[in-house]
Transfer RNA from a Candidatus Helarchaeota archaeon, 74 nucleotides, folded computationally. RNAcentral holds the sequence, with entries from ENA. Rfam family: tRNA. Rfam classes the family as a transfer RNA.
RNA sequence: GGGCCUGUAGCGCAGUCUGGUAGCGCACCUCGUUGGCAUCGAGGAGGUCGCGGGAUCGAUGCCCGCCAGGUCCA
Numbered sequence: 001g002g003g004c005c006u007g008u009a010g011c012g013c014a015g016u017c018u019g020g021u022a023g024c025g026c027a028c029c030u031c032g033u034u035g036g037c038a039u040c041g042a043g044g045a046g047g048u049c050g051c052g053g054g055a056u057c058g059a060u061g062c063c064c065g066c067c068a069g070g071u072c073c074a
Base pairs, nucleotide, nucleotide: 001073002072003071004070005069006068007067010026011025012024013023020057028044029043030042031041032040050066051065052064053063054062
């Protein structure tokens, strides 16, 4: 320098194929349960979907560029 893959909540990931208000588990907060803690049950908070641009009525999902990580080639 080139090819491919990945980037979504604090952490691990789904969703993209087929565009239409973004989810799961753990963690966190509140309440219940307990003498108290844990477990369990109920509820809640937390997101510029890596960055910028384009096409579209509308983008996490399509197109282009860039950045970061991984991997292969040189």